[in-house]
This is a predicted structure of a 368-nucleotide part of an RNA (large-subunit ribosomal RNA, domain IV) from a Candidatus Parcubacteria bacterium. The source organism's lineage runs through Bacteria, Bacteria candidate phyla and Candidatus Parcubacteria. The full RNA is in RNAcentral, with records from ENA. Rfam family: Bacterial large subunit ribosomal RNA. The coordinates come from a structure-prediction model, not an experiment, and the mean pLDDT is 80.

Context: one part of a larger RNA
RNA sequence: GUCUCCCCAAGGAACUCGGCAAAAAAGCGGGCGUAACUUCGGGAUAAGCCCUGCCUUAAUAUAAAAUAAAUUUUGUUUUAUAUUAAGGCCGCAGCGAAAGUUCCUCGGGCGACUGUUUAUCAAAAACACAGCUCCCUGCUAAACUCGUAAGAGGAUGUAUAGGGGGCGAUGCCUGACCGAUGCCGGAAGGUUAAGAAAUCGAGGUAAUCCUAUAUUAGGUUUCUAAUGUAGGGUUGCUUGCGAUUUUAAGCCCCGGUCAAUGUCGGCGGUAACCCUGACCGUCCAAAGGUAGCGCAAUUCCUUUCCGGGUAAGUUCCGGAGCGCAUGAAAGGCAUAACGACUUGAGGACUGUCUUGGGGAGAUGCUCG
Numbered sequence: 001g002u003c004u005c006c007c008c009a010a011g012g013a014a015c016u017c018g019g020c021a022a023a024a025a026a027g028c029g030g031g032c033g034u035a036a037c038u039u040c041g042g043g044a045u046a047a048g049c050c051c052u053g054c055c056u057u058a059a060u061a062u063a064a065a066a067u068a069a070a071u072u073u074u075g076u077u078u079u080a081u082a083u084u085a086a087g088g089c090c091g092c093a094g095c096g097a098a099a100g101u102u103c104c105u106c107g108g109g110c111g112a113c114u115g116u117u118u119a120u121c122a123a124a125a126a127c128a129c130a131g132c133u134c135c136c137u138g139c140u141a142a143a144c145u146c147g148u149a150a151g152a153g154g155a156u157g158u159a160u161a162g163g164g165g166g167c168g169a170u171g172c173c174u175g176a177c178c179g180a181u182g183c184c185g186g187a188a189g190g191u192u193a194a195g196a197a198a199u200c201g202a203g204g205u206a207a208u209c210c211u212a213u214a215u216u217a218g219g220u221u222u223c224u225a226a227u228g229u230a231g232g233g234u235u236g237c238u239u240g241c242g243a244u245u246u247u248a249a250g251c252c253c254c255g256g257u258c259a260a261u262g263u264c265g266g267c268g269g270u271a272a273c274c275c276u277g278a279c280c281g282u283c284c285a286a287a288g289g290u291a292g293c294g295c296a297a298u299u300c301c302u303u304u305c306c307g308g309g310u311a312a313g314u315u316c317c318g319g320a321g322c323g324c325a326u327g328a329a330a331g332g333c334a335u336a337a338c339g340a341c342u343u344g345a346g347g348a349c350u351g352u353c354u355u356g357g358g359g360a361g362a363u364g365c366u367c368g
Stems, first nucleotide, its partner, number of pairs: 001363008010354002014352001019349001029051004037042001039169001053089017090094001103347007110339002115127002131167007144153003170334004175264003180261002182257005189252003195247007202239017265283005292326001293323001304320005
């Protein structure tokens, strides 16, 4: 010097981000007493006050024994236990040791609660929850999930059942908007794929006809026949080709739906002091934020303004509100109880501090 532990004058949170740590109180039992609030269960062991040992005496209760009188029974005495009361005794201290153990109060936020979670930096306001609501599912084979399939779960269940989403006890409530997106329903019209069918075209090919020309034969003036070449027509078959027509859902379209995704205005003027603006005008929009709450776990400006608490308060509590950028199941607002949650205040208590000091043990270093 460090570590573990113990003690301290006066003060008592002045320490510190914060009473972190420590200390104190309480503790077991008994008696009394116990507020706001409340879902009437709680809150509550609320808080707070008192007692606790030993001895003596008395009373009461119970049990046992003895004794007197006796028909049930009654009286008296003694002992034991328990309770209560009074008096006394001792100590600093009476659950006298050990073990065992909520500090308390007031206010706000969040989450109703018990529960769950990041094994190994987060236990929470996160998750879950009962409850509310929406969607899907009518079952030989439900919806949904796993699997290529067979098959299995759902379920040896059947809409008071099963699956999925959101909110999250309870109380009071949950406003406007279907224009956009999604979903559901509709089918008149428009658009629309591959494939198929029909028709047509183009190409190929077969048959046949016509024209021109060449050669050969007959005849030789025309002409006839055969073959070849070129062109054209008709009919049929065919195609890794093309076009048209017919043919679906979807989309466009028409409606519904927000506890579906979501959205919920601007400018100007106005009342006989001033201020303010019930009111008026105008533009835009699908509709213009309702009830509530509000400087908030949300407020930039901001330590907003007013009040309370303090000698002094960026935090805290109450109120105000044009809310930069609250708001109603990504729920809104309240809410008793609960919380190793979070925030503010107080009591008690203390070496947290003013401000250090002393002691015990362990250990390092130096010296011996």